[in-house]
């Protein structure tokens, strides 16, 4: 330099172009316990990488970037 893939909560990942983007773990609080862990309940937490485009409507489709992984040179 070229090809292919990935980018969504702190982490790992869901979400057919259509209601207010969710889950597990983690975190906070409560219950439980002599106490801790485990367990149970509740809660907080989002620029869906960025800029444009298409569309009535974009996390999703298209273009260009950026970051990152693999392969080729």
């Nucleotide at each position: 330099g070229g090809g292919c893939g990935u980018g969504u909560a702190g982490c790992u990942c869901a979400a057919u172009g259509g209601c207010u983007a969710g889950a597990g773990c983690a975190c906070u609080c409560g219950c439980c316990u002599u106490a801790c862990a485990a367990g149970c309940g509740a809660g907080g937490g989002g620029u869906u990488c960025c800029c444009g485009g298409u569309u009535c409507g974009a996390g999703u489709c298209c273009g260009g970037g950026c970051a990152u992984g693999c392969c080729c040179a």